A computed fold for a 90-nucleotide RNA from Paenibacillus validus NBRC 15382, annotated as c-di-GMP-I-GGC riboswitch aptamer. The sequence was found by an Rfam model in a public genome assembly. Lineage of the source: Bacteria > Caryophanales > Paenibacillaceae > Paenibacillus > Paenibacillus validus. The prediction has a mean pLDDT of 80.
[in-house]
RNA sequence: UUGGAUAAUGGCAAACCUGUUCGAAAGGCAGGGACGCAAAGCCACGGGUCUUCUGCAUAAUAUUAUGCAAUGAUAGCCGGGUUACCCUAC
Numbered sequence: 001u002u003g004g005a006u007a008a009u010g011g012c013a014a015a016c017c018u019g020u021u022c023g024a025a026a027g028g029c030a031g032g033g034a035c036g037c038a039a040a041g042c043c044a045c046g047g048g049u050c051u052u053c054u055g056c057a058u059a060a061u062a063u064u065a066u067g068c069a070a071u072g073a074u075a076g077c078c079g080g081g082u083u084a085c086c087c088u089a090c
Stems, first nucleotide, its partner, number of pairs: 001089001003087002011037002016032005022027001035076001041082003045079003048074003052070001054069006
């Protein structure tokens, strides 16, 4: 450098369930669980999606809906960046 998930006392862990003097929410974290994953390790840089304690606009005026902005979330949505175990071939 190539290819891989057959092997390893291997690794991670979706949905769902439980907990949480974490969060407004999306979501996070811990335990169980196992759909999957060869970077499902790490980084919100670009796009996507989601959120609404916030601002503006519009429509209705109960406050709600929609849009835009902003905030935050998602690395198991994609791209990009970065580091790396094992096997394999060169």